[in-house]
This record gives sequence, structure tokens and C1' cells, in this order.
RNA sequence: CUGAAGUAGCAGCCUAAGCUCAUUCGCCUUCCUGCGAGUGAGUGCGGGGGAACCAAGUUCCCGGUGAAAGCCGGGAUGGGGCGAACGGGGCCGGGUAACCGGUUCCAAGUCCACUUCCAGGGACAAGCCCGUCAGCUAACCCCGUCGGCAUUUGGAAGGGCGAUC
Repeated sequence: CUGAAGUAGCAGCCUAAGCUCAUUCGCCUUCCUGCGAGUGAGUGCGGGGGAACCAAGUUCCCGGUGAAAGCCGGGAUGGGGCGAACGGGGCCGGGUAACCGGUUCCAAGUCCACUUCCAGGGACAAGCCCGUCAGCUAACCCCGUCGGCAUUUGGAAGGGCGAUC
């Protein structure tokens, strides 16, 4: 270089949560090398704040006054963000009620193994944060890069890596 041959075979999932470099520590080792953790920087991905223009200009209940509109007083209720996790019904306990807690069922929506479509089946539907303040938003500014797992059925089409000999 050619054939076998793009063949045999290989590929984890959720989440933004990955990659690269430097450095410190630990493990293995004679050394090189490798693996893991921490810190820093960059990059990728994700989130928040932030003009113009545009949008918006609190809500409900009670009392008084008044023809009405409205006004005055009292009471209840802030507002926003991350995330798929928006909401609703029943039962039990506390309570005059409003309301609060627990439990169960339904459910918007999300996920199921390279991608898409079809069929079938299944899992989740929580939790947390800011602190009286933020609509959108160019420039600009700030923050995160954790954690949890084994949801991998079948068919069709299209891709990625890729030998031994």
C1' cells in the first nucleotide's frame, strides 16, 4: 500500500451539569506513564439582572356618604425566580368559618439507552431559592457546571467508531 471490509464487533440513562490546560495532594510504579480528588483559568452548555420601543398602571370584602359616578375608613391579600413537576376531586384530623396538616386518586407536562417515525408497555408529576425588589430588553454585569441511577420491548429508515488476519 492492497484484500478481507467499512465486515465481525462496539456505543449506558436523567440532568445545563461536559471538555482542555496548569497546579497541589493521594494511590500504583525504579522511572516514564496512568487513575482519583481539590484549587485556578479557558472553552462549551445553562440561568439571572439590565435601555429605547412596546406592555402595565393592584385585587377582594365590610361600613359611611351620595341620585349616580366616585370619595373616605376598616379588613384580607405582597411580588418574583430555578425546575417537566400547572392544577383538580375524595377521605381523615384541628377550626364557627376562611384556612392548615396528612392520605389517596386523577392530571397539564416530562422521561424511557445513537437519531427520527410507528406500535406496545412503563416511570415521574417533587423540591428549593430571593427577601418587599426585578415586565420585555441591545450594550453591559453577575451566577451555576451538582447530584441521582440501570426506565436499555419490537419494527422501519438514516447515521458514528471500527479490528484480528
c-di-AMP riboswitch aptamer (ydaO/yuaA leader) from an uncultured Verrucomicrobiota bacterium, 165 nucleotides, folded computationally. Its Rfam family is "c-di-AMP riboswitch aptamer (ydaO/yuaA leader)". Gene Ontology terms of the family: regulation of gene expression and cyclic-di-AMP binding. Rfam describes the family as follows. This family represents a conserved RNA structure found upstream of the ydaO and yuaA genes in Bacillus subtilis and related genes in other bacteria. The coordinates come from a structure-prediction model, not an experiment, and the mean pLDDT is 75.